This is a predicted complex of two RNAs, RNase P RNA and transfer RNA, with 444 nucleotides together. It holds a member of the Rfam family "Bacterial RNase P class A". Rfam links the family to the GO terms tRNA processing, ribonuclease P activity and dimeric ribonuclease P complex. The family's RNA type in Rfam is ribozyme. Rfam describes the family as follows. Ribonuclease P (RNase P) is a ubiquitous endoribonuclease, found in archaea, bacteria and eukarya as well as chloroplasts and mitochondria. Its mean pLDDT, the model's own confidence on a scale to 100, is 82.
[in-house]
RNA sequence: GGAGUCGUUCAGGUGGCCGCGGGGCGCGAGCUCCGAGGAAAGUCCGAGCUCCACAGGGCAGGGUGCUGGGUAACUCCCAGGGGAAGCGAUUCCACGGAAAGUGCCACAGAAAACAAACCGCCGUGCGUGCACAGCGCGUACGGUAAGGGUGAAACGGUGAGGUAAGAGCUCACCAGCGUCACCGGUGACGGCGACGGCUCGGUAAACCCCACCCGGAGCAAGACCAAAUAGGAGAGGACGAGGUGGCCCGCCUCACUCGACUCUCGGGUUGGUCGCUCGAGGGUUGCGGUAACGCAACUCCCAGAUAAAUGGUCGCCACCGGCUUCACUGCCGGAACAGAACUCGGCUUAUCGAACGACUUCGGAU
RNA sequence: CGGGGCGUAGCGCAGCCCGGUUAGCGCGCCUGCUUCGGGAGCAGGAGGUCGGGAGUUCAAAUCUCCCCGCCCCGACCA
Numbered sequence: 001g002g003a004g005u006c007g008u009u010c011a012g013g014u015g016g017c018c019g020c021g022g023g024g025c026g027c028g029a030g031c032u033c034c035g036a037g038g039a040a041a042g043u044c045c046g047a048g049c050u051c052c053a054c055a056g057g058g059c060a061g062g063g064u065g066c067u068g069g070g071u072a073a074c075u076c077c078c079a080g081g082g083g084a085a086g087c088g089a090u091u092c093c094a095c096g097g098a099a100a101g102u103g104c105c106a107c108a109g110a111a112a113a114c115a116a117a118c119c120g121c122c123g124u125g126c127g128u129g130c131a132c133a134g135c136g137c138g139u140a141c142g143g144u145a146a147g148g149g150u151g152a153a154a155c156g157g158u159g160a161g162g163u164a165a166g167a168g169c170u171c172a173c174c175a176g177c178g179u180c181a182c183c184g185g186u187g188a189c190g191g192c193g194a195c196g197g198c199u200c201g202g203u204a205a206a207c208c209c210c211a212c213c214c215g216g217a218g219c220a221a222g223a224c225c226a227a228a229u230a231g232g233a234g235a236g237g238a239c240g241a242g243g244u245g246g247c248c249c250g251c252c253u254c255a256c257u258c259g260a261c262u263c264u265c266g267g268g269u270u271g272g273u274c275g276c277u278c279g280a281g282g283g284u285u286g287c288g289g290u291a292a293c294g295c296a297a298c299u300c301c302c303a304g305a306u307a308a309a310u311g312g313u314c315g316c317c318a319c320c321g322g323c324u325u326c327a328c329u330g331c332c333g334g335a336a337c338a339g340a341a342c343u344c345g346g347c348u349u350a351u352c353g354a355a356c357g358a359c360u361u362c363g364g365a366u
Numbered sequence: 367c368g369g370g371g372c373g374u375a376g377c378g379c380a381g382c383c384c385g386g387u388u389a390g391c392g393c394g395c396c397u398g399c400u401u402c403g404g405g406a407g408c409a410g411g412a413g414g415u416c417g418g419g420a421g422u423u424c425a426a427a428u429c430u431c432c433c434c435g436c437c438c439c440g441a442c443c444a
Base pairs, nucleotide, nucleotide: 001362002361003360004359005358006357007356008355009354010353012317013316014315015314016313017312018311020035021034022033023032024031025030037337041348042347044346045345046344047343048342049218050217051216052215056249057248058247059246061214062213063212064211065210066080067079068078069077070076081095082093083092084091085090096209097208101207102206103203104202105201118148119147120144121143122142123141124140125139126138127137128136129135130134156174157173158172159171160170161169175199176198177196178195179194180193182191183190184189222274223273224272225271232265233264234263235262236261240254241253242252243251267443268442269441281300282299283298284297285296286295287294288293319334320333321332322331323330367440368439369438370437371436372435373434376393377392378391379390386424395411396410397409398408399407417433418432419431420430421429
C1' cells in the first nucleotide's frame, strides 16, 4: 500500500427573532427550567403494573431443547463443547431422541427399508446343433448383491482366503457404531485401550417419546367525580348465572319466577381527575469476575401530550459533492431512516454518511 | 393504542390441516364452426414470481422464521 473480518461511538453544532406542550415562582405583566429515537417501528419474545380466588387440581393446548454461567425474566446475553464454511481473522447452526412405536420417501429403477433377481454370473434337468471326454443355443427350476444401469438416497471400504458362482461367509488393515474400563474436565465432551462382525438409510420446521416451563386479559387494564336518557323491548335463564381464553373439578359471589345474570335491539354522553412517569433509571470512579454481569461510593433529574407540543426563519462554523482560481477564495447543491402515547429488558427490520479501535491475509522496503 | 384475520390466472374461489410428479374450478379473454350479422350453443386454446425474502427437506402454494400490503373488532353510562 491492496483486499478483508469484527467491535464501539455519533446521527451536525452554535447565536438572534417568532411560535408550540409541560413543570415551578409571581396578585399580575412576566421570569425561569425541561421538551423524541437508535431504532420511539414490527408487536416477535420476556417482565413490571392492574383486574379477575394476590390463580388452586387434572386433561387438552402452546413453548423451549448441547454444557456451564448471567439476569426480575426470556426464544435474550456471555464463556465453552460439537458440527459446517473460509488460507486466515472470523462467521453460521430449531444442536434432545430415528438400535421406543407409527407414518412418508413422488418420478426413475429389478429392488426404497422384517430388502429385492431386469440384465449379467453359476449349477442342475430337458430339447437341439456341431468339427462330440466337450462347447454353443433355447427353455424350466434354483443359487448369487461381486459387475451394469436408476435415483436425493441402494444395506461399510481395500486385499486375501473360500466357493459351482458369490457373499463379513472367514481373516488382516481402515472407517463407523455399541458395551466395558482408565485418564483430563464442574459439565457438554475430548483422549486412550479392550471386547463384539454389530455395519443399524433419511425425515421429528411429520405424528410422537423424553425433560423443563406456561392461568387469562390487557392502561380502550383499572379506580373516582360529573352530566344525560325510555333504569325501555325481545331472547336465554333454576339440571342456574357470573368470575374475559377449550373442557371437567374445586373455590367465591349473586339469584331462585315480583327472576340475578348473559346476548341482541333501542336510548344517553363524547366532559374531567388519578393511573402517568423517580425508574430492575442515567453518568463517573473503584473493586470482583475471562466475559455477560454484580457490588460500593459520589453525582444527575432526563417529554408526559389526548387529536395530540417537540417547529419555522435568518446568519456563522463544521461535513460531503460539483464548478471556478496558479493559489487564497468565491458560487451552487446535498445531509438518511424515521418520529413518543403505561413503563422497562431483548430480538428483528429500516437507515445518507462520518470517526475511532482490534485483528487477518497478500505484495513491497528495511 | 391493543387484539384478530386474509393475500393463489383479469375477477370470484378450491387446494394448505397431514409436502410429491404437468396447481385446479366458475365467469371473463382468444381462435374456429354455426348465423345474413350479433347473442346463445359446440370444439379447441392461451393466461400463474401461489404477496416478497431466507431456512428445513431429495422435494415447499403447503412446514418454520423475517418483512410488505389489505380488511375487521375493541370507548363509557343506564